RNAcentral holds the sequence, with entries from ENA.
This is a predicted structure of a 1473-nucleotide RNA (small-subunit ribosomal RNA) from an uncultured prokaryote.
Model confidence (mean pLDDT): 84 of 100.
Rfam family: Bacterial small subunit ribosomal RNA. Rfam links the family to the GO terms ribosome and structural constituent of ribosome.
RNA sequence: AGAGUUUGAUCCUGGCUCAGCGCGAACGCUGGCGGCAUGGCUAAAACAUGCAAGUCGAACGCGAACUCACCUUCGGGUGAUAUUAGAGUGGCGAACGGGCGAGUAAUGCGUUUCUAACGUACCCCAAGGUCAGGGAUAGCUCACCGAAAGGUGGGGUAAUACCUGAUAAUCCCAUUUUGACGCAUGUCAUAAUGGGCAAAGGCUUGCUUCCUUGGGAGCGGGGAACGCCCUAUCAGCUUGUUGGUGAGGUAACGGCUCACCAAGGCUUUGACGGGUAGCGGGUGUGAGAGCAUGACCCGCCGCAUCGGGACUGAGACACUGCCCGGACUCCUACGGGAGGCUGCAGUAACGAAUCUUCCGCAAUGCGCGAAAGCGUGACGGAGCAAUGCCGCGUGCAGGAUGAAGCCCCUCGGGGUGUAAACUGCUGUCAGGGUAUAGGAAGAUCUGACCAAACCCAAAGGAAGGGCCGGCUAACUUCGUGCCAGCAGCCGCGGUAAUACGAAGGGCCCGAGCGUUAUUCGGAAUCACUGGGCUUAAAGCGUACGCAGGCGGACCGUCAGGCAUCGUGUGAAAUCCCUCCGCUCAACGGAGGAACUGCACGGUGAACCGUCGGUCUUGAGACAAGUAGGGGCGGUCGGAACGCUAGGUGGAGUGGUGGAAUGCGUUGAUAUCUAGCGGAACGCCGAAGGAGAAAUCAGGCCGCUGGGCUUGUUCUGACGCUGAGGUACGAAAGCGUGGGGAGCGAACGGGAUUAGAUACCCCGGUAGUCCACGCCGUAAACGAUGUGCACUAGGUCGUGGCUGGUCUGACCCAGUCUCGGCCGAAGCGAAAGUGUUAAGUGCACCGCCUGGGGAGUACGGUCGCAAGGCUAAAACUCAAAGGAAUUGACGGGGGCUCACACAAGCGGUGGAGCAUGUGGCUUAAUUCGAAGCAACGCGAAGAACCUUAUCCUGGGUUUGACAUGUAUGGAUUAACUCCGUGAAAGCGAGGCCACGGCCUUCGGGUGAAACUUCCACAGGUGCUGCAUGGCUGUCGUCAGCUCGUGCCGUGAGGUGUUAGGUUAAGUCCUUCAACGAGCGAAACCCUUGCCGUUAGUUGCCAGCGCGUUAUGGCGGGGACUCUAACGGGACCGCCGGCGUCAAGCCGGAGGAAGGUGGGGAUGACGUCAAGUCCUCAUGGCCUUUAUGCCCUGGGCUGCACACGUGCUACAAUGGCGACUACAGAGCGAAGCGAUACCGCAAGGUGGAGCAAAUCGCAAAAAAGUCGCCCCAGUUCGGAUUGGGGUCUGCAACUCGACCCCAUGAAGCCGGAAUCGCUAGUAAUCGCGUAUCAGCUACGACGCGGUGAAUACGUUCCUGAGCCUUGUACACACCGCCCGUCAAGUCAUGGAAGCCGGGAGUACCCGAAGUGGUGUCGACUCAGACAUCCCUACGGUAAGCUCGGUGACUGGGACUAAGUCGUAACAAGGUAACC
Repeated sequence: AGAGUUUGAUCCUGGCUCAGCGCGAACGCUGGCGGCAUGGCUAAAACAUGCAAGUCGAACGCGAACUCACCUUCGGGUGAUAUUAGAGUGGCGAACGGGCGAGUAAUGCGUUUCUAACGUACCCCAAGGUCAGGGAUAGCUCACCGAAAGGUGGGGUAAUACCUGAUAAUCCCAUUUUGACGCAUGUCAUAAUGGGCAAAGGCUUGCUUCCUUGGGAGCGGGGAACGCCCUAUCAGCUUGUUGGUGAGGUAACGGCUCACCAAGGCUUUGACGGGUAGCGGGUGUGAGAGCAUGACCCGCCGCAUCGGGACUGAGACACUGCCCGGACUCCUACGGGAGGCUGCAGUAACGAAUCUUCCGCAAUGCGCGAAAGCGUGACGGAGCAAUGCCGCGUGCAGGAUGAAGCCCCUCGGGGUGUAAACUGCUGUCAGGGUAUAGGAAGAUCUGACCAAACCCAAAGGAAGGGCCGGCUAACUUCGUGCCAGCAGCCGCGGUAAUACGAAGGGCCCGAGCGUUAUUCGGAAUCACUGGGCUUAAAGCGUACGCAGGCGGACCGUCAGGCAUCGUGUGAAAUCCCUCCGCUCAACGGAGGAACUGCACGGUGAACCGUCGGUCUUGAGACAAGUAGGGGCGGUCGGAACGCUAGGUGGAGUGGUGGAAUGCGUUGAUAUCUAGCGGAACGCCGAAGGAGAAAUCAGGCCGCUGGGCUUGUUCUGACGCUGAGGUACGAAAGCGUGGGGAGCGAACGGGAUUAGAUACCCCGGUAGUCCACGCCGUAAACGAUGUGCACUAGGUCGUGGCUGGUCUGACCCAGUCUCGGCCGAAGCGAAAGUGUUAAGUGCACCGCCUGGGGAGUACGGUCGCAAGGCUAAAACUCAAAGGAAUUGACGGGGGCUCACACAAGCGGUGGAGCAUGUGGCUUAAUUCGAAGCAACGCGAAGAACCUUAUCCUGGGUUUGACAUGUAUGGAUUAACUCCGUGAAAGCGAGGCCACGGCCUUCGGGUGAAACUUCCACAGGUGCUGCAUGGCUGUCGUCAGCUCGUGCCGUGAGGUGUUAGGUUAAGUCCUUCAACGAGCGAAACCCUUGCCGUUAGUUGCCAGCGCGUUAUGGCGGGGACUCUAACGGGACCGCCGGCGUCAAGCCGGAGGAAGGUGGGGAUGACGUCAAGUCCUCAUGGCCUUUAUGCCCUGGGCUGCACACGUGCUACAAUGGCGACUACAGAGCGAAGCGAUACCGCAAGGUGGAGCAAAUCGCAAAAAAGUCGCCCCAGUUCGGAUUGGGGUCUGCAACUCGACCCCAUGAAGCCGGAAUCGCUAGUAAUCGCGUAUCAGCUACGACGCGGUGAAUACGUUCCUGAGCCUUGUACACACCGCCCGUCAAGUCAUGGAAGCCGGGAGUACCCGAAGUGGUGUCGACUCAGACAUCCCUACGGUAAGCUCGGUGACUGGGACUAAGUCGUAACAAGGUAACC
């Protein structure tokens, strides 16, 4: 000090979250020792038991017993015990100490200060004094009442208890004298007179107590100022209230109390009310300012079961005192009593949670006492708890072929790891023992508890927790498979998870480690230090203006602010520094500093302020001009429109995308004339003017507000802003009364539509208009508060003024005001803004603090209402947002392409059949392909084979196939035979080889093969969403990028845009770009022309030979052809257009003309496109099976549906006969000629040919001739019957072909849809691969014949570039809204119901102080009665807060519900307020 998270990416705004420190903590796992601290935060709810305040015999009277001794009349007595225990009288204490935080927002606390308005027992100092008497009473004793607690009566007794008298002041009171002082009242001193008040003794021979007075110390009472939380959804509060006079009361002032008088007092600087809370020193955090907090320790306050009250006393309205009332608990003989742990322990309860019913008065302190001493749950200690802080340990050194185990692995190795083992050493702590330094102050004595020191033993007894996706240090394997789970935020998990669980390894801490809660920090995220408000949240709609805040120049004054110096205070502890003490540290001690504060005093006078004076520039006034839809009232006008009346006229009109409703023969629309009516004012008119804003527009008149300019005459700071307040305030709306032409919510009708409560059309009421009164809101916007000052310019407009030329229009120059545009600097996240600031400053006001909930609820207030203003919370989300960027998209725009449309030709969709697919069926109908881009696709050949985890059944297990190790030994292979079987196989025989090396010729070894065993093989099993490779598609579309530079905070842009041009990002020009790459083109193949070379198997012109005939033969290279190499085409030439360009148009020549035709060639990328079943491959699964072998079946199943084809429906045809003309291929397990047989398929046969030689082989359409005559036919051929041929082990399921017979549908095909732009479509046949054969009508090639049309780019589809909008980015098959339905949650309203709180009025009125009266023979104590006050209680009407509530309102959230389509693109009616 920052980081993560909104986006495809970026910058900004903004919230959420994390890393830090802390804690009276709790929880989880773990846990060796010690020191020092800390430990009921919840129920101020309730408490069993014990203890926590006593002491004094030197104040007083009384006074045992056990026991012992003695005596005894045996009943007892005496003495000791005994100055006893004990209770009582009396004194002091019990008001301290200890606990807690309920209440309390001031009766409190803190700081400062005052008391001339006060008190003070015990203690200290000083002065003086203590004389003489008296009567009681408790205890005790006797009697009595009561269960008890307790009480009553008689008798008698003492005092430092009580009373009387005396003495007495410098004490107190009253009156007077004089002086001094003070801030007022007054105070002090002094003198005189009068009145009043005291005492107690005890022990003892010197102490103590006592009385009066004065002083002191310490401790208290009271007052003042300032400071001390939230709330205005609390705005008014108050009657002892505010003051006065008098009285009472108090230690003392005072409405503290009372009587009377006056009517005051407090409050937006927040009264009153509500909520919350003890306050401070301090503590935590923070750089600080702050924020939070008030455990432990210290100071103050308050409280003691709840409420009230007084008594005693120096002191209390009294924690362990008293009285009364309430609640609760306990005892009871039912009559009545007792009690108060918020003391120390402890109990139960509550709760996430907090200890021993311990020891001791040894120390410190307190009470009493003369003292010894006694008491002390204060305190000192121990115990419990890792609750915290601090310290220590769990060993140290050596130790590698780097053991084992575990983990990983590319199988080579690597990790754990010097870690262990092992060797040596040491002795902290715990353990055992010895011992008594220290805590003891104090000579002796005194230790509850702690414990130094010394000795012994043995590595022995002592390590865990969290984390390892990013933030954030730390990675692998397995398991799991959106499951189980994790998670602080982002987010992980759907079969390869570094994120879940485990293991190995690692990281961080360590007797702890994590989690949770919470404070501060980070958060400049409430911003004083230190933020903002055009668009992100945020400027009030506008003005006027009270309070308040702020305020021009100069001179002087004061000293309030301010500055500085000094004095006092700011308790101690804490924090900080230094030193010291515990072995160190924590902890503790001493000293210092600090305590940033407050008060008082001195000095200063710049600044702020005060007071006084002067001034003119701010502000205002005055005068002269001047522009204007500024406002109000009145009056007048024309155009348009509607209506009324009349004329003309005669069938439609109106309206729309197209229509219809409507109007019209009772005469519309159209047109003319006249009249009436209401509203609005064309042109001028504008980027123009005015106004505070809202707003303001025909002309004229009247009244009236403001502005600007010029003059610089007057006043002399009179100013700016402005919480509240007041006024104005579009439209709609409301009230009353008018008015009503047009328009027009609602409403009616017509259309549109799936629907259409809309958009469009026809009507139409409120309203729109006027007057008066309300409402008070708008995207009331420049989304920009008002005022002042300063900070480059340019340009346009409005209204003034001045100057220039003799004057004027005009022009030019200058100046002031207002209104616009463009721009420097600056600012800004950017867009932008920029003297009209969003720049730089000042002053004042308003407003904001994540999104939703919500501008909502409740409350208040305003309003006739509608509604306005003010304005939350629960809950929920990890974002919501701004600007800009790149894409994508648009029923946005521009430009341009393509058989995209159009123009044309032929098809598909209808029929039958073939084929593929879906579906259905099935034991199985194996699998894949799925819009284009699956469907005659993988499959260029499913009868068996093929063929597959397809099915049925049989069999096999190192295997059908590969490699290696081990074993055996000649078992083996091959051949042959038998049994069984459907086969595979199984079982059982016969027969016998063979090579190399060594050899002692017995044999040994061993390769191939085989048997057995182990490793392993195998898998068309899964995952194409783990992959490689290959392929499809956009698309042969013209695009896709890079380097450097430049621009931008950045994403990114530029280049690649623009102007031309092209098939093309093709080329040219320009340009902050300059270049380059992948694509395009070219290079390659083929075809079209020519040449050269070559001439067999091809060719045959000329020369020969031969044949019925044929290049058959000799020969020839001319031609065709073959196949190799060249040439040729480049806008090269001419003309025009074009920017002098690129290029385009036309022409010539040419076989070919503007890439000549065709092919191969496919950029960056897209579709998680296709393929694990071509192949390869990770992972997973399987291993007597999902492998392998075999039999038979299936892949061909058929109500249906779709795709692709074939054949047709006929005469441009069919049939028959005859006659021509190709190209490219193929052939040896092959092609197979001639010939013969068969109607034919085919058969017999075999010449020739590894093929420019032989064969397949006939090409067909075409042509010529003939028949058919429009018909379900001489069209069409499906289907079926019969008979055959061929292939093959085998044609039943399930082959093809031939012949005879049969002769279905179909007469040109609905919506819709496909191909094709030239040698193309259409049409005709031929060949090949696969292949035994073939379901081929398929696929791939080949040639023959051979068209039509294209005006053109509006539309449909797709594509390219530029631009625009966007709320899309999984990118429009996007996003997204509302109702309804379901679930969950919180919340508002609600008839009511329940509870709490604070008061008011009235009733009752305990105890008690005070007053009065009676009794008490007087006095006193006391009793009784009564008055005032009053706790509790009761009654009543309200206020306020909360809970609950049938029902009800909206809200939030929730993978796949319903209905529509509102918004985002012109979102399909622009959106929004």